A computed fold for a 284-nucleotide RNA from uncultured Thiobacillus sp., annotated as Bacterial RNase P class A. Its Rfam family is "Bacterial RNase P class A". It is annotated as a ribozyme. Rfam links the family to the GO terms dimeric ribonuclease P complex, tRNA processing and ribonuclease P activity.

[in-house]
RNA sequence: AGCAGGUCAGGCAACCGCUGCCGCGCAAGCGGGAGAGGAAAGUCCGGGCUCCACAGAGCAGGAUGCCGGCUAACGGCCGGACGCCGUGAGGCGAGGAAUAGGGCCACAGAGACGAGCGUAUUCAGUUACGGUGAAACGCGGUAACCUCCAUCCGGAGCAACACCAAAUAGGCAGGCGAUGAAGCGGCUCGCUGAGUCUGCGGGUAGGUGGCUGGAGCCGGUCAGCAAUGGCCGGCCUAGAGGAAUGGUUGCCCACGACAGAACCCGGCUUAUCGAUCUGCUUUU
Numbered sequence: 001a002g003c004a005g006g007u008c009a010g011g012c013a014a015c016c017g018c019u020g021c022c023g024c025g026c027a028a029g030c031g032g033g034a035g036a037g038g039a040a041a042g043u044c045c046g047g048g049c050u051c052c053a054c055a056g057a058g059c060a061g062g063a064u065g066c067c068g069g070c071u072a073a074c075g076g077c078c079g080g081a082c083g084c085c086g087u088g089a090g091g092c093g094a095g096g097a098a099u100a101g102g103g104c105c106a107c108a109g110a111g112a113c114g115a116g117c118g119u120a121u122u123c124a125g126u127u128a129c130g131g132u133g134a135a136a137c138g139c140g141g142u143a144a145c146c147u148c149c150a151u152c153c154g155g156a157g158c159a160a161c162a163c164c165a166a167a168u169a170g171g172c173a174g175g176c177g178a179u180g181a182a183g184c185g186g187c188u189c190g191c192u193g194a195g196u197c198u199g200c201g202g203g204u205a206g207g208u209g210g211c212u213g214g215a216g217c218c219g220g221u222c223a224g225c226a227a228u229g230g231c232c233g234g235c236c237u238a239g240a241g242g243a244a245u246g247g248u249u250g251c252c253c254a255c256g257a258c259a260g261a262a263c264c265c266g267g268c269u270u271a272u273c274g275a276u277c278u279g280c281u282u283u284u
Stems, first nucleotide, its partner, number of pairs: 001281008010252007018035002021032004037258001041269002044267005049157004061153005066080005082093004096148002101146002103142003113138001117130004161209004171200006182192003216235008253256001
């Protein structure tokens, strides 16, 4: 001067709040402890989970495409071959089939896709040659064009879905009812005059679950070049729901970027002030 990979993401203290959890208390309340990210983002791939559909096979549509491996799965990751770039550490790669078929082939060249053209030659498009160009008189190139081949893919998504369940209206079944139900505070009279009582079931408001203990994290060890996997030990690390994770003050210096969970997980991509560690390369 670079290449590759990893880690951190202002710190400390006091006070006041907010959302869960635990303990004590009859209660009011008191005490303790936890509380956003490396991308929580884009929703671009892949899976779990839930409901719907589903005999099997095919068509359509979509995706992928060297070889081998990893994985729950992948379009991801690892190893190898090949091509290109770099002095190098390394980086990038859209890669099956052109004798199934269709399309296209810039510039140059007389002629560029398919049997024609130019020159010479012959009974005869009969034979030979053809500057250019990636390809020229063909068994050409192109699939970063259609296509073919191989493999994979059902749909919708936590506002999924499951459970509990008012009031009002309506539904179904049964009892009673103009030979008077039912109401008018208990009874009788009286008045009004067609419904009324019980049970069941669905849905709405509302509530609860789904909901965070998981393909989990950390350390060690073994197998493997590695991705990764096995075993052992330790740990629990937001779970709200119109949505908490904040505010004020003081001190310090390197003056703090991008950014905010909403069912969960594995990737990819994008954004990001800076600090720091490890391995390696080149030059001196």